[in-house]
RNA sequence: GCCUCUGUAGCUUAGUAGCUAGAGCGACUGACUUGUAAUCAGUAGGUCGAGGGCGCACAUCCCUCCAGAGGCU
Numbered sequence: 001g002c003c004u005c006u007g008u009a010g011c012u013u014a015g016u017a018g019c020u021a022g023a024g025c026g027a028c029u030g031a032c033u034u035g036u037a038a039u040c041a042g043u044a045g046g047u048c049g050a051g052g053g054c055g056c057a058c059a060u061c062c063c064u065c066c067a068g069a070g071g072c073u
Stems, first nucleotide, its partner, number of pairs: 001072007010025004027043005049065005
């Protein structure tokens, strides 16, 4: 220098033939308990790496850039 893949809640991730983002763990609150843990119920937390484009509508399609992983030279 070239090619491929990845980037979604604190962490691990689902969702990518376009139609207003879910789960597990964790956190917090409550119940239960003498108390803790476990269990049960509930709550908060992300506008999807950044910017732009297409479009009625984009995490999802297109372009550029950033970060990471792998490969070739």
The prediction has a mean pLDDT of 83. This is a predicted structure of a 73-nucleotide RNA (transfer RNA) from Candidatus Woesearchaeota archaeon CG07_land_8_20_14_0_80_44_23. It matches the Rfam family "tRNA". The family's RNA type in Rfam is transfer RNA.